[in-house]
RNA sequence: CCGCCUGUAGCUCAGCAGGAUAGAGCAGCCGCCUCCUAAGCGGCAGGUCGCAAGUUCGACUCUUGCCAGGCGGACCA
Repeated sequence: CCGCCUGUAGCUCAGCAGGAUAGAGCAGCCGCCUCCUAAGCGGCAGGUCGCAAGUUCGACUCUUGCCAGGCGGACCA
C1' cells in the first nucleotide's frame, strides 16, 4: 500500500434479501421463597445499533467516507 471480516445494553452475543414499540443470556436493582444465605421464581431498569453523510415514504439492515480491532496479501533496494 491492497483486500476481507467484526463493531448492537456493563459483559457475551442474536437479529437484519429495508417496515411496526430493537431482543436474549449473564451481571445490576426490587420482591417472593427460606430461620439466614445460596439456588429457584417473578418483576424493573439499562441502547444516539462505532462516527458522519447519501439513497428511500421508511435504514441496525443498502451505498460512500472515516475511526477502532482482527486476518490475509504485496513491498522491504